The RNA shown here (c-di-GMP-I riboswitch aptamer) has 85 nucleotides and comes from a Sulfuricellaceae bacterium. The model forms 100% of the base pairs in the Rfam consensus. The source organism's lineage runs through Bacteria, Pseudomonadota, Betaproteobacteria, Nitrosomonadales and Sulfuricellaceae. The sequence was found by an Rfam model in a public genome assembly.
RNA sequence: UUUCUUCAAGGGCAAACUUACCCAAAGGUAGGGACGCAAAAUCUCCGGUCUAAGGGAUCACUCCUAUGAUAGCGGGAUCGCCACA
Numbered sequence: 001u002u003u004c005u006u007c008a009a010g011g012g013c014a015a016a017c018u019u020a021c022c023c024a025a026a027g028g029u030a031g032g033g034a035c036g037c038a039a040a041a042u043c044u045c046c047g048g049u050c051u052a053a054g055g056g057a058u059c060a061c062u063c064c065u066a067u068g069a070u071a072g073c074g075g076g077a078u079c080g081c082c083a084c085a
Base pairs, nucleotide, nucleotide: 012037013036017032018031019030020029021028022027035072041078042077043076045075046074047073048070049069050068054065055064056063057062
């Protein structure tokens, strides 16, 4: 450096949908349920995306805005299981 051993084992989480509740909304929590995920474990530090109660603009229609949300949208940080490492 190349090839084989190598279609592992034990498991974990839980999309949509649904029931109840929270919430202005996005969305969240719990039960059921599995689309998928080798970090689909944890954290908003950076970007993206969603919402607009409140605030601002507008004659009005409506528009702008995150202090809200998304970790199962990426980046990053931290921790974790197995082995042929």